This is a predicted structure of a 74-nucleotide RNA (transfer RNA) from a Candidatus Woesearchaeota archaeon.
């Protein structure tokens, strides 16, 4: 230096191919029940689409470019 995959809450994940509802789920974290306490359970709750452009009426989704991780070839 070529190619090819991936980037979504603290953590780990689904949805992308086929644009459109309030971005789902788990587990942490807060809070409340339950308890001597706490753990587990049981209800409730905050919290995310890497960054910029473009295309559309509408982009987590489609296209370019970057930016970081990984693979691979010399």
């Nucleotide at each position: 230096g070529g190619c090819c995959c991936c980037a979504u809450a603290g953590c780990a994940u689904a949805g992308g191919c086929u644009g459109g509802a309030u971005a789902g789920u788990g587990u942490a974290c807060c809070g409340g029940g339950c308890u001597u306490c706490g753990g587990a359970c049981c209800c409730g709750g905050u919290g995310a689409c890497c960054u910029g452009g473009g295309u559309u009426c509408g982009a987590a989704u489609c296209c370019c470019a970057g930016u970081g991780g990984g693979g691979u070839c010399a």

Rfam family: tRNA. Rfam classes the family as a transfer RNA. The source organism's lineage runs through Archaea, Nanobdellati and Candidatus Woesearchaeota. The sequence is in RNAcentral, with records from ENA.